Predicted 3D model of a 1569-nucleotide RNA (small-subunit ribosomal RNA) from a PVC group bacterium. Its Rfam family is "Bacterial small subunit ribosomal RNA". Gene Ontology terms of the family: ribosome and structural constituent of ribosome. It was read from a public genome assembly. The prediction has a mean pLDDT of 82.

RNA sequence: AAAGUGGAGAGUUUGAUCCUGGCUCAGAAUGAACGCUGGCGGCGUGGAUUAGGCAUGCAAGUCGAACGGGUGUUUUUAGCUUGCUAAAAACACUAGUGGCAAAAGGGUGAGGAACACGUAGGUAAUUUGCCCCUGAAUCUGGGAUAACCAUUCGAAAGGAUGACUAAUACCGGAUAAGCUCACAGAGACAUUAGUCUCAGGGAGAAAAGGGGGGGAUCCCGAUUCGUCGGGACCUCCCAUUCAGGGAUAAGCCUGCGCCCUAUUAGCUUGUUGGUAGGGUAACGGCCUACCAAGGCGAUGAUGGGUAGCCGAGCUGAGAGGCUGACCGGCCACAUUGGGACUGAGACACUGCCCAAACUCCUACGGGAGGCUGCAGUCGAGAAUCUUUCGCAAUGGGGGAAACCCUGACGAAGCGACGCCGCGUGAGGGAUGACGGCCCUCGGGUUGUAAACCUCUGUUGCAUAGGACGAAAAAUAUGGGAGCCAAUAACUCCUGUAUCUGACGGUACUAUGUGAGGAAGCCCCGGCUAAACUCGUGCCAGCAGCCGCGGUAAUACGAGUGGGGCUAGCGUUAUUCGGAUUUACUGGGUGUAAAGGGCGUGUAGGUGGUUGGGUAUGUUAGAUGUGAAAUCCCUCGGCUCAACCGAGGAACUGCAUCUAAAACCACCCGACUUGAGUAUCGGAGAGGAAAGCGGAAUUCCUGGUGUAGCGGUGAAAUGCGUAGAUAUCAGGAGGAACGCCGGUGGCGAAAGCGGCUUUCUAGACGAAUACUGACACUAAAGCGCGAAAGCCAGGGGAGCGAACGGGAUUAGAUACCCCGGUAGUCCUGGCCGUAAACGAUGGGUACUUGGUGUAGGAGGCAUCGACCCCUUCUGUGCCGGAGCUAACGUGUUAAGUACCCCACCUGGGGAGUACGGUCGCAAGGCUGAAACUCAAAGGAAUUGACGGGGACCCGCACAAGCGGUGGAGCAUGUGGUUUAAUUCGACGAUAAGCGAGGAACCUUACCUGGGCUUGACAUUCUAGUGGUAAGAACCCGAAAGGGCAAUGACUUUCGCAAGAAAGAGCUAGAACAGGUGUUGCAUGGCUGUCGUCAGCUCGUGUCGUGAGAUGUUGAGUUAAGUCUCGCAACGAGCGCAACCCUUAUCCUUAGUUACCAGCACGUUAUGGUGGGGACUCUAAGGAGACUGCCUUCGUUAAGAGGGAGGAAGGUGAGGAUGACGUCAAGUCGUUAUGGCCCUUACGCCCAGGGCUACACACGUGCUACAAUGGCCGGUACAAUGGGUUGCAAUACCGCGAGGUGGAGCUAAUCCUCAAAGCCGGUCCCAGUUCGGAUUGAAGGCUGAAAUUCGCCUCCAUGAAGCUGGAAUCGCUAGUAAUGGCAGAUCAGCCACGCUGCCGUGAAUACGUUCCCGGGUCUUGUACACACCGCCCGUCAAGCCACCCGAGUUGAGUGCACCCGAAGUCGUUGUACUAACCGCAAGGAAGAAGACGCCCAAGGUGUGUUUGGUAAGGGGGACUAAGUCGUAACAAGGUAGCCGUAUCGGAAGGUGCGGCUGGAUCACCUCCUUU
Repeated sequence: AAAGUGGAGAGUUUGAUCCUGGCUCAGAAUGAACGCUGGCGGCGUGGAUUAGGCAUGCAAGUCGAACGGGUGUUUUUAGCUUGCUAAAAACACUAGUGGCAAAAGGGUGAGGAACACGUAGGUAAUUUGCCCCUGAAUCUGGGAUAACCAUUCGAAAGGAUGACUAAUACCGGAUAAGCUCACAGAGACAUUAGUCUCAGGGAGAAAAGGGGGGGAUCCCGAUUCGUCGGGACCUCCCAUUCAGGGAUAAGCCUGCGCCCUAUUAGCUUGUUGGUAGGGUAACGGCCUACCAAGGCGAUGAUGGGUAGCCGAGCUGAGAGGCUGACCGGCCACAUUGGGACUGAGACACUGCCCAAACUCCUACGGGAGGCUGCAGUCGAGAAUCUUUCGCAAUGGGGGAAACCCUGACGAAGCGACGCCGCGUGAGGGAUGACGGCCCUCGGGUUGUAAACCUCUGUUGCAUAGGACGAAAAAUAUGGGAGCCAAUAACUCCUGUAUCUGACGGUACUAUGUGAGGAAGCCCCGGCUAAACUCGUGCCAGCAGCCGCGGUAAUACGAGUGGGGCUAGCGUUAUUCGGAUUUACUGGGUGUAAAGGGCGUGUAGGUGGUUGGGUAUGUUAGAUGUGAAAUCCCUCGGCUCAACCGAGGAACUGCAUCUAAAACCACCCGACUUGAGUAUCGGAGAGGAAAGCGGAAUUCCUGGUGUAGCGGUGAAAUGCGUAGAUAUCAGGAGGAACGCCGGUGGCGAAAGCGGCUUUCUAGACGAAUACUGACACUAAAGCGCGAAAGCCAGGGGAGCGAACGGGAUUAGAUACCCCGGUAGUCCUGGCCGUAAACGAUGGGUACUUGGUGUAGGAGGCAUCGACCCCUUCUGUGCCGGAGCUAACGUGUUAAGUACCCCACCUGGGGAGUACGGUCGCAAGGCUGAAACUCAAAGGAAUUGACGGGGACCCGCACAAGCGGUGGAGCAUGUGGUUUAAUUCGACGAUAAGCGAGGAACCUUACCUGGGCUUGACAUUCUAGUGGUAAGAACCCGAAAGGGCAAUGACUUUCGCAAGAAAGAGCUAGAACAGGUGUUGCAUGGCUGUCGUCAGCUCGUGUCGUGAGAUGUUGAGUUAAGUCUCGCAACGAGCGCAACCCUUAUCCUUAGUUACCAGCACGUUAUGGUGGGGACUCUAAGGAGACUGCCUUCGUUAAGAGGGAGGAAGGUGAGGAUGACGUCAAGUCGUUAUGGCCCUUACGCCCAGGGCUACACACGUGCUACAAUGGCCGGUACAAUGGGUUGCAAUACCGCGAGGUGGAGCUAAUCCUCAAAGCCGGUCCCAGUUCGGAUUGAAGGCUGAAAUUCGCCUCCAUGAAGCUGGAAUCGCUAGUAAUGGCAGAUCAGCCACGCUGCCGUGAAUACGUUCCCGGGUCUUGUACACACCGCCCGUCAAGCCACCCGAGUUGAGUGCACCCGAAGUCGUUGUACUAACCGCAAGGAAGAAGACGCCCAAGGUGUGUUUGGUAAGGGGGACUAAGUCGUAACAAGGUAGCCGUAUCGGAAGGUGCGGCUGGAUCACCUCCUUU
């Protein structure tokens, strides 16, 4: 110097958005476990569950220098039997007596919510062995007892009796103070008792010796007379006694802190206190007796549940939250329960006694035991180690010491359980090898990765060396000092020598060896780093959340590749974080969850101005403490790190002292502005009671009067000829109070409305006076509290749950109608809830405005009343800032602040269950959990929808014309049938559609017969290449097969022979082929909304945003067409226009078209010459633009009318189809991904089928007739087609047609329309209508008309006489009607389709309604978008829960019984060594007995909690069950709340309330003008 450095988000509710809100993820951690895998080392760590049971070994002993004895060895002596006995000494060991220790160390966390723990204090209320210091002392006696011996009991464990003996064992006496006790004096301190100091006399209490050394003297014993041993004496050490102090250890007391639960609210009788006594080391109800009646509790007592507490650990930015393994401090416990003994210390883990359970031994009499010490074992469990080594170190016990003991400890072992470190190689190396995988077949990737080359040597292995930890102590000895009479001994200091290592031949070092022995796990849809292929096909499976999987799965499984971490990686469990999701830091309550229905008021919380004081909070400083370890910082030691050491910082706390006095608090004063009181005044549906009034309904009586009334969408039930309804008069009775009447008034809310009187509460205004903070809020409590409902008694007109009847309906327990009981009304008493709402608690202060209204006051003014201005109080609307998720709110705040209360924390389960409490009941208040979901929700947006609204359009309706639906036939479809009846298309937008030509073919289908590189394409290999091809013949239905005469070709080389190559053929391989599948994998094309007027973009602006604006509005249009306005300004795709056809004119041109004039010719005809006028043809122009006039309109856009014009307001028709919708249609036109078949799902052939036929539907044709049929005559088109063709004239045939062939490659030829018109006939009929069907005969096409063609003629002559419900087309050259042409095509089932021309109408008032569409607006619980969503019963399965006759455990309270061991007390006859006593005896002790207390046990009765249970109940969940349709739109009866009642169910109805109701109208208010 440092020790203060830090806070990230994401996924998921929606079509999208913002918000609220939950769920989930990413991080860190662990005494962990499980799965896969596993090289080494270091340091840590390891029974969390059964405080379950334990085999075996060890875990507490030691001292002979306390004591008597014993044993062994050695030595000496004596005896002598020369190897035995005896004695002595030394040494060693030792059971017993005795001392100290055993209360430590070690283990565990069961119990305990407590002074247990933590922290700070107190002890003047205490003890403390061993240790240290100080003072004093250690004198003198005595009696026993174990061991040993003897006898004896017992299986054992263990005893019994007798005799002997020692002590530092035990006992007496002496002495003694500053010790103890009682007395008493003084001082100091403290105070609750009290403590200390000084001085006094009295009483009382002690001891033990052991060992070493020593010179003189003395004593005793032995003597070999030299002396030896012992003692006295001196001295040292250890031990001992008393006292004082210290240290250490402990006891007790106190403040504060210390989990959940009120669905535990009252607890307590030794309880609280006192007095006295006992007891303890000590205070104390600790215990006993007596007295008093206290003590605790909403600041949570008592009860229940759970839990060892702390230093600390994990997490977190922090504040916090969770935890209490290892290490350390404290506590508690030792099989369970009780008890004391010993001791300084225990009520004692490896001591004692008793009871209980369990285990073991037994001779059945009786005994023994306690691993929650270290190892180990069984059990239970997801799960947790060696029956190791050593006392070498550290520490402990004993000892003078040597030393002994020590599962404390030091080490090793096992486990990737954790942290840390190291390795599994390094450098070079491209043809980017092989192999794998993918592929668009080009390539890419694995990948410098490998191989290969050059190196290194950590680690491993081998060999060799080899530690630190060890220094003390001890012994010997040298020096110095102390002690002492002492140079002895002893003690201390110092030197030298000797000696001590479990780990361990370990760490470490060196050498050798050789890339050699050493990589896995998870993940790859998003969050979240990392993708491809195959398999599978809502299966198998995955999943933390969202969610994947139903034939193209980056989500399952595998492969390849990639990403992450790495000797580990994942999973599971748990904690904190993220989560501001309990919000102190740091949240909310109008609509998302959340303001109590309203008041009053206690505790509590908060509180105006000012002076003085105190010092509780507060602030500052100091002191003490906050153990060590941990965390942090700086250094240091192991090679680094983990780990360890040293020093610091920190420990945010507590206590004490000092100081400050602003603020809070407290005390004493003062003030008036908060609050209140008094006076005056006016307003009011404020409350209670009594009385009175008129209108109306109903009923009764009477009159008039006659057939209906009533009711509804329409009806019926009902009432009425017994006289209703209607009307008049009179009467009765109950309920409610019209107009005024008003977002007017009053009240706390609920609520209050005729008039009068009485009683009574509150608010407001004005002006003064008074009190002097008296205030605000408000748990608990108390009171009020709509409607419904309950009890009792009245009353009962109208209305009216239930109920009855009538309708409606599929049903109708409803809506509608006719009746009608409770009830509604009154009195008294309950209930206590509502959408009790402003969905907005109360109070105070502050913060721009405008405009109404109610009450009061003042000013100006005036004769007076208004108007006007100011102000206080209430009540509305609009609106600024601000706030808000937005909506909105906005001085009546949801703004800005403060104070107090209540409430919320995802949805469902559930306001349910259980418990408590209130209630007569109904029920109210309080109020969970299991389980289940990933959402539920608010506001706003865009759509869509509405049996919502407004405006507009369309052959949408209406007005018309003609049809369809009835008949016959044709055709398509369904269905049925079939070997097959191939396939597709299915409301509109399939069905005369694909198909614009099914006899074969087509053809895709069926039957049968055949082929297999194939009917068709490309390539390769091999062979052949006198081969390909192939007449005739044989089998056959053909296809095909067989045999086989004959018999080639191209290129190059070469004279030739020939060789090579090719075409071809054969065999084989790639491949061909597929109308097989998927239109829900696709392209392309198409239908439809719809030729509807819409759909979007850029920039800007607004909005947090989705989005809005533009595009809305006022007009106008066919049109988002145009104009005007406007926070929009522009633009794009659509509309329109440009294009084609057609209507008029002009110019140009003139054949095949035309023919006016000219000419010629013909029976006739533009036939011919010619013409370019006309028609026409086909090129180019013109023309129409609301251009002109007028009216209306905003001076506009435009509209109405008119003129002119061939045409007038888009002239008519066509082509043209925006963004998109329908997973619309098409894989069978074609193309195409994937899948599938490959001697067949391919290819060829013959025959059959697509043409079937009870029936149903669609589209058409022909008709039903006279506006017609038939016959005769006669007139006028356009579009088109034609050489494998169209075909004229002519001839034959009744005809279809045949023969024949002019002309035509086409304005030339084919080529003639029919309705119409003229004339005739039929005469209303199943016909001279109608033509089906059938018979017979023919024609044509074609190899072939049987299945299965068309046409002709003759004959036959069906149904049908205008069509039910319903439904279609069409607005002008249209409908209707008439014919003509064409495509396809040999022919044709064409009556179809596509076109053409002829004739040629009617009607449209209008937009109420049906359908479709457009714009705006509104509601929405819809967004797959109303064919939506969604509710309840019932039925099935599964899950958890509640109740439950009972049954079975556990805990606990109370009462009683019994009562072991034991302390204490009483007694103590028979008992006893020490002391007293001459003795007797005494003192004292003590077995035993009795008593109190009491464990276990027993009985009875409560209570709490768990398991289980017949049966009962609701709830949650579960692709496709049943019944209905309640809610969302006006949801088809607006919905919802409370209550009552009824019903299969949703639900219905009554009463009161709410808007969180659409629509229309009115009133009021506001805004603009």